[in-house]
Model confidence (mean pLDDT): 85 of 100. This is a predicted structure of a 1497-nucleotide RNA (small-subunit ribosomal RNA) from a metagenome. Rfam family: Bacterial small subunit ribosomal RNA. Its family is annotated with ribosome and structural constituent of ribosome in the Gene Ontology. The RNAcentral record of the sequence draws on SILVA.

RNA sequence: AGAGUUUGAUCAUGGCUCAGAUUGAACGCUGGCGGCAUGCUUAACACAUGCAAGUCGAACGGUAACAGACCCGCAAGGGUGCUGACGAGUGGCGGACGGGUGCGUAAUACAUAGGAAUCUGCCCAUUAGUGGGGGACAACUUGGGGAAACUCAAGCUAAUACCGCAUAUUCCCUACGGGGGAAAGCAGGGGACUCGCAAGGGCCUUGCGCUGAUGGAUGAGCCUAUGUCCGAUUAGCUAGUUGGUAGGGUAAUGGCCUACCAAGGUGACGAUCGGUAGCUGGUCUGAGAGGACGAUCAGCCACACUGGGACUGAGACACGGCCCAGACUCCUACGGGAGGCAGCAGUGGGGAAUAUUGGACUAUGGGGGAAACCCUGAUCCAGCAAUGCCGCGUGUGUGAAGAAGGCCUGCGGGUUGUAAAGCACUUUUAGUGGGGAAGAAAAGCUGAUAACUAAUACUUAUCAGUCUUGACGUUACUCACAGAAAAAGCACCGGCUAACUCUGUGCCAGCAGCCGCGGUAAUACAGAGGGUGCGAGCGUUAAUCGGAAUUACUGGGCGUAAAGCGUGCGUAGGUGGUUGAGCAAGUCGAUUGUGAAGGCCCUGGGCUUAACCUGGGAAUGCCAGUCGAUACUACUUGGCUAGAGUAUGAGAGAGGGAAGUGGAAUUCCACGUGUAGCGGUGAAAUGCGUAGAUAUGUGGAGGAACACCAGUGGCGAAGGCGGCUUCCUGGCUUAAUACUGACACUCAAGCACGAAAGCGUGGGGAGCAAACAGGAUUAGAUACCCUGGUAGUCCACGCCCUAAACGAUGAGAACUAGAUGUUGGGAGAAUUUAUCUCUUAGUAUCGUAGCUAACGCGCUAAGUUCUCCGCCUGGGGAGUACGGCCGCAAGGUUAAAACUCAAAUGAAUUGACGGGGGCCCGCACAAGCGGUGGAGCAUGUGGUUUAAUUCGAUGCAACGCGAAGAACCUUACCUGGCCUUGACAUCCUCGGAAUCUUGCAGAAAUGCAGGAGUGCCUUCGGGAACCGAGAGACAGGUGCUGCAUGGCUGUCGUCAGCUCGUGUCGUGAGAUGUUGGGUUAAGUCCCGCAACGAGCGCAACCCUUGUCCUUAGUUGCCAGCGAGUCAUGUCGGGAACUCUAAGGAGACUGCCGGUGACAAACCGGAGGAAGGUGGGGAUGACGUCAAGUCAUCAUGGCCCUUACGGCCAGGGCUACACACGUGCUACAAUGGUGAGUACAAAGGGUUGCCAACCCGCGAGGGGGAGCUAAUCUCAUAAAACUCAUCGUAGUCCGGAUUGGAGUCUGCAACUCGACUCCAUGAAGUCGGAAUCGCUAGUAAUCGCGGAUCAGCACGUCGCGGUGAAUACGUUCCCGGGCCUUGUACACACCGCCCGUCACACCAUGGGAGUGGAUUGUACCAGAAGUAGGUAGUUUAACCGCAAGGGGGACGCUUACCACGGUAUGGUUCAUGACUGGGGUGAAGUCGUAACAAGGUA
Repeated sequence: AGAGUUUGAUCAUGGCUCAGAUUGAACGCUGGCGGCAUGCUUAACACAUGCAAGUCGAACGGUAACAGACCCGCAAGGGUGCUGACGAGUGGCGGACGGGUGCGUAAUACAUAGGAAUCUGCCCAUUAGUGGGGGACAACUUGGGGAAACUCAAGCUAAUACCGCAUAUUCCCUACGGGGGAAAGCAGGGGACUCGCAAGGGCCUUGCGCUGAUGGAUGAGCCUAUGUCCGAUUAGCUAGUUGGUAGGGUAAUGGCCUACCAAGGUGACGAUCGGUAGCUGGUCUGAGAGGACGAUCAGCCACACUGGGACUGAGACACGGCCCAGACUCCUACGGGAGGCAGCAGUGGGGAAUAUUGGACUAUGGGGGAAACCCUGAUCCAGCAAUGCCGCGUGUGUGAAGAAGGCCUGCGGGUUGUAAAGCACUUUUAGUGGGGAAGAAAAGCUGAUAACUAAUACUUAUCAGUCUUGACGUUACUCACAGAAAAAGCACCGGCUAACUCUGUGCCAGCAGCCGCGGUAAUACAGAGGGUGCGAGCGUUAAUCGGAAUUACUGGGCGUAAAGCGUGCGUAGGUGGUUGAGCAAGUCGAUUGUGAAGGCCCUGGGCUUAACCUGGGAAUGCCAGUCGAUACUACUUGGCUAGAGUAUGAGAGAGGGAAGUGGAAUUCCACGUGUAGCGGUGAAAUGCGUAGAUAUGUGGAGGAACACCAGUGGCGAAGGCGGCUUCCUGGCUUAAUACUGACACUCAAGCACGAAAGCGUGGGGAGCAAACAGGAUUAGAUACCCUGGUAGUCCACGCCCUAAACGAUGAGAACUAGAUGUUGGGAGAAUUUAUCUCUUAGUAUCGUAGCUAACGCGCUAAGUUCUCCGCCUGGGGAGUACGGCCGCAAGGUUAAAACUCAAAUGAAUUGACGGGGGCCCGCACAAGCGGUGGAGCAUGUGGUUUAAUUCGAUGCAACGCGAAGAACCUUACCUGGCCUUGACAUCCUCGGAAUCUUGCAGAAAUGCAGGAGUGCCUUCGGGAACCGAGAGACAGGUGCUGCAUGGCUGUCGUCAGCUCGUGUCGUGAGAUGUUGGGUUAAGUCCCGCAACGAGCGCAACCCUUGUCCUUAGUUGCCAGCGAGUCAUGUCGGGAACUCUAAGGAGACUGCCGGUGACAAACCGGAGGAAGGUGGGGAUGACGUCAAGUCAUCAUGGCCCUUACGGCCAGGGCUACACACGUGCUACAAUGGUGAGUACAAAGGGUUGCCAACCCGCGAGGGGGAGCUAAUCUCAUAAAACUCAUCGUAGUCCGGAUUGGAGUCUGCAACUCGACUCCAUGAAGUCGGAAUCGCUAGUAAUCGCGGAUCAGCACGUCGCGGUGAAUACGUUCCCGGGCCUUGUACACACCGCCCGUCACACCAUGGGAGUGGAUUGUACCAGAAGUAGGUAGUUUAACCGCAAGGGGGACGCUUACCACGGUAUGGUUCAUGACUGGGGUGAAGUCGUAACAAGGUA
């Protein structure tokens, strides 16, 4: 510090996810030791049991228990408070600390900084005192009640308990005269004196106490300012409320309380209300700013079963106190009582989850005490838990036969791996046994010295000695002993992200943080081997911050991605020109105070180290005080004129409102002319018209809108505004002067305007026209089209308040190149109607810099800056629900959440596509010729059938295809019979040559029984080939997967395309080149050009054909010469010709003319056998279709192995209601038939072609010459031509079918061959919709040959003969190429995609209501308590001789008030028959709305 994920790819926007750190954690697997920390985050739920606050006899009366002493008693035992001590009681101090918890609390709290009107026990300092009296009550005794808790009555008694009196400078009150107000003693010691019989006291003294007062310290109370969460779908709140006066009350200020007076106070700088929450130091994270949190430790606050209350006290409205009410639990004799773990342990419960009913007061601290000491679940320790942090260990060295085993393998090996074993060492930790610190200081006792004192007492301080005190603890540490001995796991290994293979599984099981894996070769599931990471831990889950600049202060945006309010006016607010002076609020500097400790950071020290502990320093605030500075801002004050405004002149304009008025047109009405149609459409129909329409003429009525001018012209804030005239009225521009003197800009709230549609009332209504009706279209057509037609459109008044209200661009100001057009004004020049220049206010096009993701913007900014406002934060849900406000309604405005997805989006790129455009090509159409589709037959396919009808090919590009030839074989299929190392290959052992052959059984395979035959080489061991038998390795498979593959092939397409290097442009995908202008069959060539070149394709090179030449001349040829024949190159001969087959020539737009750009090229012509590629063939770019083929072959994987392999016989592939493709033959006269007569080319042939001749009507048979072929042969070519006949008919057409008889091939023609002859003589008279081929030696037509093959050809591959018609042209159909355009497509239009309905699930709104929580208002009620009142009852201290008084208690009552109750509202949660929409789901249904002109933009 980033990464993954939207796309075919790109850039951007934007969300989601990951890597880091952390935790009071939990869960899973695993687990050796130690140190230091930490440990109910949930039910402030309920609690059994024990402990957690007592102590003081030196305050007191005393003596229940214990011990001692003494006395009595034989003993048992009893007595004496005498001593140590001490239960209960009186009294004092402490139970307000310490410990726990976080319910409540959004300010009575906390933090920081201040303040004045206060109190403060114990403590410190100072000062003054501590005199003298009195009356009670507990305990106790006696009696009574009660189950108990407890309690009543009478009597006795002490005090540091209680109450007067005295004194009191100080203290308090005061009317300044005065008045009021204290105390307690106890302990130790003692010389003189004194009282007393004595004990003992007085007295003195010391210590501790006590009282008054002052000051301090500490602690506490109160007040102020600032800061402290979310919600405006909470906007108003407030009657003690705000203030004053007086009084009360308090320790103290204060509406804290009461009376009276005033009517205030508070709030958009967020009151009130609702929700949530203890606050802080700090903790976690982060570069920081921030964000989240507030366990342990520390400070403050609040609380103690729930609610209320006071008492006592220095302090409480009191955790282990009291009273009352309530809920709950327990005891009970039913009458009453008791209790409060949010103390420490512990229990139940809740929960994912959190420990022992431990030891000790040793240390530190606290309470009491004079002290010893007692108490202390504070605390110190121990126990449990890997909960966290830190440290250590589980060995070290050596060791290659690279062991065994595992895993993988290309079978060679690799890896685990120096790892193990083995050998040599060490012993931390754990174990056993020894030794052994520190934490301990004191106090006590003895003695000494000093202070105090009259004192050698006492007490205190110091010193010396003495005596002891450790829970932890089997401590830390250390020594010895034994032995590698007792000690390693967890997660991951597709990318992010370090780490790879095998097996199993087969969209199953499963994984998954995101993207995504799994449908038979899974590095992603599961297991294994191996590896990577961390390590006594490792993973997962949850949570926080980070990354996230994804709320942007630091540090984001708003034309199109989310985002500028429809527009203006304008309040608060924010901001504000220039120049002086003052001030010092902001701002800046210095200094002081404070910012607890701990923590973080720096630096020392202590534990072996570290964690941890500890000393010092630094740091920390929007804090406060003081002093200073004055540039800027604010404030006060004085000027200025550049901003803004006012006045005067002039100007342009569909700016607004009102009234009037004009012509054209539509429609309607009347009349005239006139006759059969009009109208409308793609085509029609509905409609109108003989009752006279449409058309046309004249006149009239009525409403609405204003042609031309007219313009990226004008005006207006926007919406918007258009005939003409008048009136009223707003704004703008311009020129020159004068005036005011910052008066300005922007604007939450508010106010006004605001297209169309819509609403209300009343008018109006020509045309147009939702709804509606009819006609069409259509599968349907609630649409598009047509004919009608009502609201509405128009006017007046009132509402509505929304639009793609758009420049998708808020307003204002300043600055920053130009060019061009145009509107309004002004100035100037000039050749003065024209024109040019300058300037200003608008408006528009291009464009520099700059900006932008790009597109684009560009002085009218989307540039560079300033000010203010509005708005945005992933898509969907949703601009929806609920609530509020507005509205007559329709609806508007404000505006969520649950749930769901990993995307949604912008711009641009390359393709593909379009019922987009342009250009061009092709037998693509058109123009022609001939077919197919109808018939019969042949053949292939589908389907059906079958035991089997083997398999494959399936739009073009399967279907006379694989198959260049299924009777057996082929053959893969079926039935039946057989074989199991096999029909075939290699290896081993044994035997035998091989081979030929006979008989029997059988359908054959096969089986049984014979016969003939003994070979070749040899080093004599044996070997080679072949045959048979045996065992196992293996063979074998036309079994599956063409979607695992190679190879081969088809197709687009013989279409003209497909790319690369360098350069350039672009952030990039990419572009350029390859586009453009011409041209071509062609990306063919030329020109131009940020491109320049190159490659694969095109063309050419190759074959063939067309002309000529040369060479050669047999088997071919025969002109001339000769010979011969009925005749024939038959013979001699010839080499001219044809031909054969080798090599050359020839054609290149080369020449001429024209066109074209002086090009390429095209057009015409000449010459030429051939002319612009001469004709034909071979040749098939990058790629597409998961195209075809595992059945040609090869091959991975899977499967079968007495069978899915092999052999044999028979059957099947040849079936047949039917459908389709491809062909053949026809339907006839351009023909059939008969007779006669011509002319080819290219091929084949020895298992062959087969001549002559003979036989047969014929297929054919016999025959055998010739030929391994320019020699012989297949082999007569046919159409054509000539003659004759038929005469338009189911025929002298047509030949199917069937009967009979034959021929040939073959082991065999039944299923199932071809051919021949005789006979038979079907359909068919030119073929519906539709569709195919062909542009010249082509179509059409005619025959000939080959391959396969024993035989079988209408197929196929070739060959020649005869030999046309037509092409205007590119509008249309199909296919293709190039350019361009749109796109929501990229599996690419066979694409994408919308809505209803049906089904399932999920969350949510409404809902008659129902139930809970909380809160407001009004009223009732009123426990305990306090305060006030009261004299009903009662009363020790004081006063009084007494009566009585003072004071008090109880009772009663008033006020306040908790619980509770009644009524009625608000808020919120849960639930609810039914219902609304939403979301998500497998391949459902109906249509096709959107994306292309998406077929109606």